[in-house]
RNA sequence: GCCGAUGUAGCUCACCGGGUAGAGCGGCCGCCUCGUAAGCGGCAGGCAGGCGGUUCGAGUCCGCCCGUCGGCUC
Numbered sequence: 001g002c003c004g005a006u007g008u009a010g011c012u013c014a015c016c017g018g019g020u021a022g023a024g025c026g027g028c029c030g031c032c033u034c035g036u037a038a039g040c041g042g043c044a045g046g047c048a049g050g051c052g053g054u055u056c057g058a059g060u061c062c063g064c065c066c067g068u069c070g071g072c073u074c
Base pairs, nucleotide, nucleotide: 001072002071003070004069005068006067007066010025011024012023013022019056027043028042029041030040031039049065050064051063052062053061
């Protein structure tokens, strides 16, 4: 330098073919217990790497840029 993949809640990841964003773990509160853990119930937490484009509508399609990972070349 070229090619490919990927970037969604604190962490790990869903959201196959665009239509009002979810799970597990973690956190907080409560129940249970002599107490702790486990278990059970509930709550909070992201507008989806950035900027544009397409569309009535984009996390989801297109372009550019940035980060990460892998491959190729030197």